Background: A computed fold for a 79-nucleotide RNA, annotated as ZMP/ZTP riboswitch aptamer (pfl RNA motif). It matches the Rfam family "ZMP/ZTP riboswitch aptamer (pfl RNA motif)". Rfam links the family to the GO terms one-carbon metabolic process and regulation of purine nucleotide biosynthetic process.

[in-house]
RNA sequence: AAACGGCGCCGCAACUGACGGAAAGCGGACAACCGCAAGGGAACGUCGCCGGAUAAUGUCGACCGUCUGGGCACACUUG
Numbered sequence: 001a002a003a004c005g006g007c008g009c010c011g012c013a014a015c016u017g018a019c020g021g022a023a024a025g026c027g028g029a030c031a032a033c034c035g036c037a038a039g040g041g042a043a044c045g046u047c048g049c050c051g052g053a054u055a056a057u058g059u060c061g062a063c064c065g066u067c068u069g070g071g072c073a074c075a076c077u078u079g
Base pairs, nucleotide, nucleotide: 004051005050006049007048008047010045011044015040016039017067018066019065020064021063025036026035027034028033058072059071060070
């Protein structure tokens, strides 16, 4: 030097559920869904800065509790 990692801007963007706390949307269903609106938003891409080990040991959807169902990333397998 580089792989790679951290942070920031911009772009794009999966997923964004049910009940209660409680006053956190509207309408329709009844398992945890559908439509609309608002907001959140990991991941990915470009660029910039820093590190290149004092890094990382998963992460995302207002809060808390009880649950349900997913996304992304990583690892492995096959083509």